[in-house]
A computed fold for a 253-nucleotide part of an RNA from Euhalothece sp. KZN 001, annotated as large-subunit ribosomal RNA, domain VI. The prediction has a mean pLDDT of 81. The source organism's lineage runs through Bacteria, Oscillatoriophycideae, Chroococcales, Halothecacae and Euhalothece. Its Rfam family is "Bacterial large subunit ribosomal RNA". Gene Ontology terms of the family: ribosome and structural constituent of ribosome. The RNAcentral record of the full RNA draws on SILVA.
Context: one part of a larger RNA
RNA sequence: UGUUGAGACCUGACAGGAACGUCCGCAUAGUACGAGAGGAACUGCGGGUGGGUGCCACUGGUGUAUCGGUUGUCCGACAGGGCAGUCGCCGAGCAGCUACGCACCACGGGGUAAGAGCUGAACGCAUCUAAGCUCGAAACCCACCUGAAAACGAGGUCUCCGUCGGACGCUCGUCUAAGACGAGACAGAUAGACUCGGGGUGUACGCACCAAGGCAACGAGGUGUUGAGCCCGCGAGCACUACCGAUCCGAGC
Numbered sequence: 001u002g003u004u005g006a007g008a009c010c011u012g013a014c015a016g017g018a019a020c021g022u023c024c025g026c027a028u029a030g031u032a033c034g035a036g037a038g039g040a041a042c043u044g045c046g047g048g049u050g051g052g053u054g055c056c057a058c059u060g061g062u063g064u065a066u067c068g069g070u071u072g073u074c075c076g077a078c079a080g081g082g083c084a085g086u087c088g089c090c091g092a093g094c095a096g097c098u099a100c101g102c103a104c105c106a107c108g109g110g111g112u113a114a115g116a117g118c119u120g121a122a123c124g125c126a127u128c129u130a131a132g133c134u135c136g137a138a139a140c141c142c143a144c145c146u147g148a149a150a151a152c153g154a155g156g157u158c159u160c161c162g163u164c165g166g167a168c169g170c171u172c173g174u175c176u177a178a179g180a181c182g183a184g185a186c187a188g189a190u191a192g193a194c195u196c197g198g199g200g201u202g203u204a205c206g207c208a209c210c211a212a213g214g215c216a217a218c219g220a221g222g223u224g225u226u227g228a229g230c231c232c233g234c235g236a237g238c239a240c241u242a243c244c245g246a247u248c249c250g251a252g253c
Base pairs, nucleotide, nucleotide: 005160006159007158008157009156010155014147015146016145017144020050021049022048023047024046025045026044027043033038051105052104053103054102055101059099060098061097062096066092067091068090069089070088071084072083073082074081075080094233108142109141110140115135116134117133118132164250165249166248167247170184171183172182173181190242191241192240194237195236196235197234198232199231200230201229206225207224208223209222210221213218
């Protein structure tokens, strides 16, 4: 673009998949079998491993957002910082991402192969086959998962509208390679700010007191103020800020 009012939800022709493979144990059972030695199976249950898909509550990893410690040097000292691998080094670490973590990955049915048979002639017998019929595999089809109405036979249901619908742009996303998709636009919690909650680090600066030593100046460090200070990609509340605006496309008359 087509299908053709708009929106929402479906059907499933067709297509893809290996989504499963394998091992061990227990019961069956020291049974059947066998002189003994030895020693099964049908079936049921439990577990491991390889592979696949998804997820992040837990456990761990990462975490160059973040917090703290510390060495050298520089900014005159303090405070606060820069650089030392685009984290100086070290100790922690939320979210996110992730595996070493978690969950799931049947049964069954149908038609058959080799094969086993029934009935049964040709060929008065016999014969699974010639007509007909019953079984029979990890393989095939369905079942299961995924995509799917562009399936030109272009599908269906519901609601609303029947003169308006959509797009661009704007505020955004736990939606994303780009498109797309989804939320919001004041009759508003979409994003930011703010407040609170939750979380990370681990007790800030300053001040007061103590402090080995020192004539003194001073003084590493300690205690209190103080689970403080700093920080947050999370949650809630709250319209303070920003959702302005011009235009385009299609349809009807």